[in-house]
This is a predicted structure of an 85-nucleotide RNA (c-di-GMP-I-GGC riboswitch aptamer). It was read from a public genome assembly, where an Rfam model found it. It matches the Rfam family "c-di-GMP-I-GGC riboswitch aptamer". Rfam links the family to the GO term cyclic-di-GMP binding.
RNA sequence: UCUGAUAAAGGCAAACCUGUCGAAAGGCAGGGACGCAAAACCACGAGUCUACGGUUGAAAAACUAUGAUAGUCGGGUUGCCGGUU
Numbered sequence: 001u002c003u004g005a006u007a008a009a010g011g012c013a014a015a016c017c018u019g020u021c022g023a024a025a026g027g028c029a030g031g032g033a034c035g036c037a038a039a040a041c042c043a044c045g046a047g048u049c050u051a052c053g054g055u056u057g058a059a060a061a062a063c064u065a066u067g068a069u070a071g072u073c074g075g076g077u078u079g080c081c082g083g084u085u
Stems, first nucleotide, its partner, number of pairs: 002083003011036002016031006034071001040077003044074003047069003053064004
């Protein structure tokens, strides 16, 4: 540098359940493992989700991110082990 077939040291933890925070999406903690070689970190681009508030409306409702998602994709930063050069 390329790579994840095998092995070892280990790591993370979907759904679901409980608690908690939040208007919600969702976050955090514990349990739990579907999976993951960046499932480590960053909302920069796209996507997706939510709509307290705001706008329109007679209402129903529609629209709206400044909110959320890094386990949707791309991009950026850092990095363990083995193989390989």